[in-house]
Context: one part of a larger RNA
RNA sequence: GCAUUGUUAAGGAACUCGGCAAAAUGACCCCGUAACUUCGGGAGAAGGGGUGCCUGCUAACGCAGGCCGCAGAGAAUAGGCUCAAGCAACUGUUUAGCAAAAACACAGGUCUAUGCGAAACCGAAAGGUGAAGUAUAUGGGCUGACGCCUGCCCGGUGCUGGAAGGUUAAGAGGAGAGGUUAGCGCAAGCGAAGCUUUGAAUUUAAGCCCCAGUAAACGGCGGCCGUAACUAUAACGGUCCUAAGGUAGCGAAAUUCCUUGUCGGGUAAGUUCCGACCCGCACGAAAGGCGUAAUGAUUUGAGCACUGUCUCGACAAUGCAUCCG
Numbered sequence: 001g002c003a004u005u006g007u008u009a010a011g012g013a014a015c016u017c018g019g020c021a022a023a024a025u026g027a028c029c030c031c032g033u034a035a036c037u038u039c040g041g042g043a044g045a046a047g048g049g050g051u052g053c054c055u056g057c058u059a060a061c062g063c064a065g066g067c068c069g070c071a072g073a074g075a076a077u078a079g080g081c082u083c084a085a086g087c088a089a090c091u092g093u094u095u096a097g098c099a100a101a102a103a104c105a106c107a108g109g110u111c112u113a114u115g116c117g118a119a120a121c122c123g124a125a126a127g128g129u130g131a132a133g134u135a136u137a138u139g140g141g142c143u144g145a146c147g148c149c150u151g152c153c154c155g156g157u158g159c160u161g162g163a164a165g166g167u168u169a170a171g172a173g174g175a176g177a178g179g180u181u182a183g184c185g186c187a188a189g190c191g192a193a194g195c196u197u198u199g200a201a202u203u204u205a206a207g208c209c210c211c212a213g214u215a216a217a218c219g220g221c222g223g224c225c226g227u228a229a230c231u232a233u234a235a236c237g238g239u240c241c242u243a244a245g246g247u248a249g250c251g252a253a254a255u256u257c258c259u260u261g262u263c264g265g266g267u268a269a270g271u272u273c274c275g276a277c278c279c280g281c282a283c284g285a286a287a288g289g290c291g292u293a294a295u296g297a298u299u300u301g302a303g304c305a306c307u308g309u310c311u312c313g314a315c316a317a318u319g320c321a322u323c324c325g
Stems, first nucleotide, its partner, number of pairs: 001320008010311002014309001019306001027051005036041001038145001052067006068072001080304007087296002092104002108143007120129003146291004151221003156218002158214005165209003171203002176198005183190002222240005249283001250280001261277005
C1' cells in the first nucleotide's frame, strides 16, 4: 500500500446517476391493524407489549410471590417499513457465455379454414402426424385476466361470392400461301397428285376486366376564410377536396420537437415526481382505448427507521505485497 473483517465522537444521505454498499428489522406469544377491494384479499399491514431462574398452587394451560445480570429468542441461523405513479392482470418463460424486462407465454376474446380418405403439415410415392379425434373438434391469424367499451370509411390492396358481356392458352379446325415436279409450252412460264413448310375464320377453361359483399382483413380517418354589444374566443356561416374526414376515452404521456410549456403540490432551494390545463410537432379504440384489487429480484418520485455513503477521517485484527535487520 492492497484485500477481507470489526469498531468509531458529533451529525445522519449533506454521498451518489441512483441510499450502490453497509447498517437497521428478524424467532415465538399477546394486543392491535387503514385506504382500497374482484370480498378471496390488502395483512406478518402499520404500531405496541412480553420472553431468564427459584418457590407455592394447578390435571394442564397458567396464576401469585421472590431472585440475579448492562443485557433472559443472553451465542449462531431467522422480514426493514410506509406513501404515490408508470408498465404488465396473475404463477410461469427467455438472450447456456454483458440484457430477466414493460419482451414471450397465459386463461379469456374474436376472425378464419375444415363434414372426415377433413383442413393444415412431413414425404417424388407408399405412408405418417392431425387422431385411434369428428365442428363443445382440429389448424391458422390477431388480441391478451377482469370491468366499461370497441366509433366512421369498401375508393385502393386482399379475400369471398357472382356470372350477362369484353379479353384470353394449349388443343380441335383447316380457308389460303410457299417449296418440290409428272406433264404442258419454242421460250418466258404454268403446273395435277403426293410429300413437305406454313397457316386465316370458327370452337374453347380458369384468370383478368366487370358486378356485389367484407375492416377484431392490409389499411385510412382534411384544408382555407369569416363571424357574438370591451377585448379575446368562436356555438354559427361560407368554400374547396375526400372512400370517409378521429367518435368515446385519454393527453407535455414509455408518445410533446419548441420545453425546465403554464398553474398548483411537495423542498429553504425540484430539468425528475404528483395533480391539473389542452396549443395532441407526431394519442386513440383487439399492431385494442380507458380503468383496475392482487402480484413483480420491474421502472420512477417521496418519507420513516437506520447507518463510515458522506462531512473526514481514525483505530484494530487477519492475509498478501514491499522495506530494514